[in-house]
């Protein structure tokens, strides 16, 4: 960081259908518009109009309409239901209590009343004012409006007893006095009475008071309730007291007086944020987020105050006042609050209909009917959530087309499709239709109550009637037909799911780590896969994972963390024992813990979400009872924790005075001479005015060698000569007292190394700054010379350090051991000491178990446990910045956030590295001997030129390298001219043709064109075999060597590099392989937790030294003969050289020393050779993406009338210049002219070619031998002798040019070699640097091949002649082993 849940969600992409839910989280922004609270004529007074009939010429008028509409007076209602979350951190909430300090209309239930009077008022008329909202004056009126009066009590109020209580204001009795009501309405009724109205009688609803109940309120408490100390003090009505006031009630609520109290580090006080809760998501849980819908409670109602009326408000669609603010206005003044439903306009990424209906449920008002009712029930809109259902089911292999891959065979989509059979759910259509509706109204019937009544009125039961917004809706049916219904997002790991193609660090991707620079499973697209599923992803947010804030459950030696450090205050926490008590603790019982939610049972919609009933839970408060173990209280005891007293001991423990000596410096005298002094090596400095040096005396500071020591002491910081005096600590020994008195320790107070700062003193020596010399590229540096604060002391600040054992105190805890060291006690032993044992307390090292990531830690713990405090939480920003505290200042301490990275860091492995050690090697370096660089040629190459100078190599490990040889060709390059299935290779078909080869012929620079002759088989048909076209293909030194394959170069012929089993590590690893010796070697011996084994080393293999067997021609010639004197010829070859083939022979095998007796050096003997005889093949794992796609192969790409292919001609040979390897030279060790000698090892018939002959020579002519131990090349040269030159640019050098020849070849002009004459250039030993070489080598000197017609100063080979030097491993390069640091590992 992902997987996972969850979401009032937005956003893309995409949508069939149902059901239950959800829907402005942002501007407590502003709102037209309609509605959203009225009822009640059974309280009351008034009271239309339209229309209808009529009457009248008409104007009217009169009946209905209608006491209706309707306003007003009265009652209730309007404090509920609805919205919203701004304000609130507070008794607002939420738990449990408490009122002995309260109030309650409407309702229930019990009682007692309801008599009698009055006096006004709005509507109404009417007059005025106003623009309008409304007002002002006159007049009539009536009430269940309003007021006395009269009765009134268990009602107030006040006294007395008595009872419950801690406590009367409480309840029960008595007791005088005093104060307080009312309404009235609708029904029915026989007798009587009245003219009626009515009295009377009775129901119903009302009124009034009093008691109790339900049901709702107030008030006041204990606990619970975010964050910040970078908010530490708050507070004056404040705390509390009398008294008064207020209210329903307590109460500083509010007021006089009066005292000084109250809160707070168990966070007051202030500041940010917040409506709380049941409960929702998360999560094993503990916890950790969130409080939207649904229920409960508080709050608010444009903003702020404030009261009224009321049972109830300080009141969302009431009232005043104020203040923004919209709108109306005749400017004078007035109206208005949508956080109610619907809608609107802002705003935001974003949130629905200005819909139906009182039919249910509820709720006001009414006797009632009924009338409100945007609450509330529907519907509608949104895939926004859950939940359900469908797009189809069986068969169906020639595995159809098609796609895509493909090793080209084939293989996937894929039983998928087609096709056949079947169903038909949902959609759409036609039909046909509920439940929700009732106990409540109406009618009749019955019964009970009332009652004088069969009236009336009220209950109750039966029958029938009537009421649906949704709705023609939910469901059922019918018809046809697979019909109308699949999408997104992933496929590199995490993490299921793979390939082609295009792209080419672009374009993109991406949650983390990373993908993409020509073969991308990762961008994009196509095929296939996975996964979800009407959805799918993506983004936000929360929880998880994360034990990453750790209660369950972390941690601090080195990763982030132990306070520098003692004392100690709250606070935490405590030793043995007895008795109590019961607050923790525990157990039971009882209330509470509101429905909803989760959970379980059951039951309702076909299932399921949904929803409904029962259990269970709600883990929490109260209260009671009981338990008494352990905490905690209390009263008592104990002695082991702790502390005092006694004897005794070390000790740089602290602080003050006083005192030594040895040194440095300075002064002052002697002596005494020119240098000192300082460095890597100098200079500055001092010094003839006399320094250093050295003698003697005087000052003055400061610090205490040796003892001295992982000794000692202190809490740490620290403390070192020596005396005195003072004083704080610790150990040990025996014992007595005191009885937990003990530990930790937040703030606190101390002490606290240098440096630093005041203030006065001091001042040698040393020395920040500073000056001056050096070094360096620079040197505000190390290094030298001087030097001031300082360093010293007293006094006061500072308050920090790598103040570290990077390790907090303590513990009478515990847990093998070994050895040293200090300090005291004790035993044994001895004459005594010292040794030795036991034991306490310090101090060190090694180690076990145990811990640890791992180093390491281990009785001094980092092990095992307790107790207490500190402190941590990714690097950076930063111990910064703002605030506060403290200081004179410096600065401490406290201590952040924006922002920013993916890390940053511990320990430990392997390697690479080191101007780190240690050990060893190599021509490495030293010692030599000879060369490069300087000249002039040759050759490579850069670089410029250039049509084109083809390509490639590039540090060592590219440059006389691919090239063992570019005139043409080679030739890949330019230029020009030409050919298109083609210079070369297979194959198949169609169609045309009868060629092709040879020859000739025209044109051409030449390739090529053009043309001329011209087939075979077969009776034919047709073949067969070129040739034209056309198709596959073909051909490319055309890219990539960073796609490859071979093969090579290099470290490096260095001695190294695995393994396989066992050990050991928590792993990466180690171990063997490391050590001790030795080797040329990981070569052997030893030794070891390692035994072995493998490629590497040697060795076997060629060659070349000795001998010796066979072989003797072409080779050899001792013996014999002959001879032209040449092994020339005869012969010989058991000889000898010698040519091939084979065997011998070196093995540290003998001797001797040294070594561990080993391995193995050393030295000798023998030998032709001695310790690997000398030389050559031979090159581990692996390293440089080393070189090669132009030597061969080869994947991909390109490219086919051309990047292919022929041809003529040029170029690769170019030429201001740089580099690299050569060659010849500068010359006397030499040239240069005669003369004499001695070699190996090759090649040859398209060839060496003698003799001979011409040429000054290159060479020519001739042409003998020879397929080679037979002829030939071929005369080696240096070297020897002997003339000559005599130090000069020469008789040195031989470049360059001029002429004249010679050979090769189709052809030397660009552009070969050689010869003769003539020419004679630079050049007198080479600068800074550099390069071979240790013996048959270097150096010098010819000689042969190969390539090749001709062309080497190159290269691959041969021989001759032939040295000098290696004390040595300091140094410079390279290389190995072991170790060590390390922030590197593309090392």
């Nucleotide at each position: 960081u992902a997987a996972g849940a969850a979401u009032c969600a937005a956003c893309g992409c995409u949508g069939g259908c149902g059901g239950c839910g959800u829907g402005c989280c942002u501007a407590a922004c502003a709102c037209a518009u309609g509605c959203a609270a009225g009822u009640c004529g059974a309280a009351c007074g008034c009271g239309a109009a339209a229309g209808u009939g009529g009457a009248g010429c008409a104007a009217u008028c009169c009946a209905u309409g209608a006491g209706u509409a309707g306003a007003g007076u009265g009652g209730c209602a309007a404090a509920c239901g609805g919205g919203u979350g701004a304000g609130u951190a507070a008794c607002a909430c939420g738990u449990g209590g408490g009122c002995g300090a309260c109030c309650u209309g409407c309702c229930u239930u019990c009682g007692a009343g309801u008599g009698g009077g009055g006096g006004a008022u709005a509507a109404c008329c009417u007059u005025c004012c106003g623009a309008a909202a409304g007002g002002a004056g006159g007049g009539c009126u009536a009430a269940u409006a309003c007021c006395g009066c009269a009765u009134g009590a268990c009602a107030u109020c006040c006294c007395g007893u008595g009872u419950u209580u801690g406590g009367a204001u409480a309840c029960a009795c008595g007791g005088a006095g005093a104060u307080c009501a009312a309404a009235g309405c609708c029904g029915g009724g026989g007798a009587u009475c009245g003219c009626a109205a009515g009295a009377c009688c009775u129901g119903g609803c009302g009124c009034u008071u009093g008691a109790a109940g339900a049901g709702g309120g107030g008030c006041c408490c204990g606990c619970g309730c975010c964050c910040g100390a970078u908010u530490a003090g708050c507070u004056u009505g404040u705390u509390g007291g009398u008294g008064a006031g207020g209210u329903a009630a307590u109460g500083g609520c509010u007021c006089a007086c009066c005292a000084a109290g109250g809160c707070u580090u168990c966070g007051a006080u202030c500041g940010g944020u917040a409506g709380c809760c049941g409960g929702c998501c998360u999560g094993a849980g503990a916890g950790g987020g969130c409080g939207g819908a649904c229920g409960g409670c508080c709050a608010c109602a444009c903003u702020g105050g404030g009261a009224c009326u009321g049972a109830g408000a300080c009141a969302c669609g009431g009232c005043c006042c104020a203040g923004a603010c919209u709108c109306c206005u005749a400017c004078g003044g007035g109206a208005g609050g949508c956080a109610g439903c619907a809608g609107u306009g802002g705003g935001g990424a974003a949130u629905u209909g200005u819909u139906c209906g009182c039919a249910a449920u509820g709720g006001g008002c009414g006797c009632a009917a009924g009338c409100c009712u945007g609450a509330c029930g529907a519907c509608g809109c949104a895939a926004c959530g859950c939940c359900g259902c469908g797009u189809g089911g069986a068969g169906g292999a020639u595995g159809a087309a098609g796609a895509c891959c493909u090793u080209c065979g084939g293989g996937u989509c894929g039983u998928a499709a087609a096709c056949u059979c079947c169903u038909u759910u949902c959609g759409a259509c036609c039909g046909a239709g509920a439940u929700g509706a009732a106990u409540g109204c109406c009618u009749g019937c019955c019964g009970a109550c009332c009652u004088a009544a069969u009236a009336c009125g009220u209950c109750g039961g039966c029958a029938g009637g009537g009421u649906g917004a949704c709705a023609g809706u939910a469901u059922c049916g019918a018809g046809g037909g697979a019909a109308g219904a699949g999408g997104c997002c992933c496929c590199g790991g995490c993490u299921a799911a793979c390939u082609c193609c295009g792209u080419g660090c672009c374009a993109g991707c991406a949650g983390c780590c990373g993908c993409g620079g020509u073969a991308a499973u990762a961008c994009g697209g196509g095929g296939g896969g996975g996964g979800c599923a009407a959805g799918c992803g993506u983004u936000g947010u929360u929880c998880g994972g994360a034990a990453u804030u750790a209660c369950u459950g972390g941690g601090c030696g080195u990763a982030a963390a132990g306070g520098g450090u003692u004392c100690g205050u709250a606070g935490g926490u405590g030793g043995c024992u007895u008795g109590u008590u019961a607050a923790g603790u525990c157990a039971g019982a009882c209330g509470u813990g509101a429905a909803a939610u989760c959970c379980c049972u059951c039951a309702g919609c076909u299932c399921a979400a949904c929803u409904g009933a029962g259990g269970a839970a709600c883990u929490g408060c109260g209260u009671c009872u009981g338990a008494g173990a352990c905490u905690g209280g209390u009263a008592g005891g104990c002695u082991u924790g702790a502390g005092u007293g006694c004897a005794u001991g070390a000790g740089a423990g602290g602080a003050a005075a006083g005192c030594g000596g040895a040194a440095u410096u300075u002064c002052a005298g002697g002596u005494g001479a020119a240098g000192c002094g300082g460095u890597g090596a100098a200079a500055u400095g001092c010094g003839u005015a006399g320094a250093u040096a050295u003698c003697u005396g005087a000052a003055g500071g400061a610090a205490c060698a040796u003892c001295g020591g992982u000794g000692g002491c202190g809490a740490a910081a620290g403390c070192g000569a020596c005396u005195c005096a003072c004083u704080g600590g610790c150990g040990c020994g025996a014992u007595a007292c005191u009885g937990a008195c003990g530990c930790u320790g937040a703030g606190g107070c101390u002490c606290g190394a240098a440096a630093g700062c005041g203030u006065g003193g001091g001042g040698a020596g040393c020395g920040a700054a500073c000056g001056g010399g050096a070094u360096u590229a620079g040197a505000u540096a190390c290094c030298c010379c001087g030097g001031u604060a300082g360093u010293c002391c007293a006094c006061g600040c500072c308050g920090u350090a790598a103040a570290c054992g990077u390790u907090g105190u303590g513990c009478a805890a515990c847990u093998a051991g070994g050895u040293g060291u200090g300090g005291g006690a004790g035993g044994u032993a001895u004459c005594g000491a010292c040794c030795c044992c036991u034991u306490c307390c310090g101090u060190g090292c090694c180690g076990c178990a145990g811990c640890u990531a791992a180093c390491g830690c281990a009785u001094u713990a980092a092990g095992u446990g307790c107790a207490c405090c500190g402190c941590c939480u990714g690097g950076g920003g930063a111990g910064u910045a703002c605030g506060a505290u403290c200081g004179c200042a410096a600065g401490a301490u406290u201590g952040a956030a924006a922002c920013u990275c993916a890390a940053a860091g511990g320990a430990a492995u392997u390697g690479a590295c080191g101007g780190g050690g240690g050990c060893c090697c190599g021509c490495a370096c030293a010692a030599g001997c000879g060369g490069u660089g300087g000249a002039g040629c040759a050759u490579g190459u850069g670089g410029u030129u250039u049509a084109a100078u083809u390509c490639g190599a590039g540090g060592c490990a590219a440059c006389g390298c691919g090239a063992a040889g570019a005139a043409c060709c080679u030739u890949a390059c330019c230029u020009g001219g030409g050919c298109u299935u083609g210079a070369c290779a297979u194959c198949c078909c169609g169609a045309g043709c009868g060629a092709u080869c040879a020859u000739c012929g025209g044109u051409g620079a030449a390739a090529g064109c053009c043309g001329a002759c011209u087939u075979c088989c077969g009776c034919a048909a047709g073949g067969a075999c070129a040739c034209u076209c056309g198709u596959a293909g073909a051909g490319g030194u055309g890219c990539u060597g960073c796609a490859u394959g071979g093969c090579u170069g290099u470290c490096g012929u260095c001695a190294g590099c695995u393994c396989g089993u066992g050990u050991c590590g928590u792993g990466a690893g180690a171990u063997g392989u490391u050590g001790g010796g030795u080797u040329a070697a990981g070569u052997c011996c030893c030794g070891c937790a390692a035994c072995g084994a493998g490629c590497g080393c040697a060795a076997c293999c060629c060659u070349u030294g000795u001998u010796u067997g066979c072989u003797g021609u072409u080779g050899c010639c001792a013996u014999c003969a002959g001879u032209u004197c040449g092994g020339c010829u005869g012969g010989g070859c058991c000889a000898c050289u010698c040519u091939g083939c084979g065997a011998a022979g070196a093995c540290u095998g003998c001797c001797g020393g040294u070594g561990a007796u080993a391995a193995a050096c050393c030295g000798g003997a023998g030998g032709a050779a001695g310790g690997u005889g000398g030389g050559g093949a031979u090159g581990a794992c692996g390293u440089c993406a080393a070189g090669u796609c132009a030597g061969c192969a080869u994947g991909g790409c390109c490219u086919u009338u051309a990047u292919g292919u022929c041809c003529g001609g040029g170029g690769c040979u170019a030429c201001a210049c740089a580099c690299g390897u050569g060659c010849u030279a500068c010359a006397a060790u030499g040239g240069u002219c005669g003369g004499u000698a001695c070699a190996g090892a090759g090649c040859g018939u398209c060839g060496c070619g003698a003799a001979c002959u011409c040429g000054c020579g290159a060479g020519g002519g001739u042409g003998a031998g020879c397929u080679a131990a037979u002829c030939g090349c071929a005369c080696a040269a240096a070297a020897c002798c002997g003339g000559u030159c005599u130090c000069a640019g020469u008789u040195c050098g031989g470049a360059u040019u001029g002429c004249a020849g010679g050979c090769u070849g189709c052809a030397c002009c660009c552009c070969g070699c050689c010869u003769g004459c003539a020419u004679g250039a630079a050049g007198u030993u080479g600068g800074a640097a550099u390069c071979g070489c240790u013996a048959g080598u270097a150096a010098u000197c010819g000689c042969g091949g190969a390539u090749c017609a001709g062309c080497a100063u190159g290269c691959c080979g041969c021989g001759g002649u032939g040295a000098a030097u290696a004390c040595g491993u300091u140094c410079c390069c390279g290389g190995g082993c072991c170790u060590u640091g390390u922030a590197c590992a593309c090392a």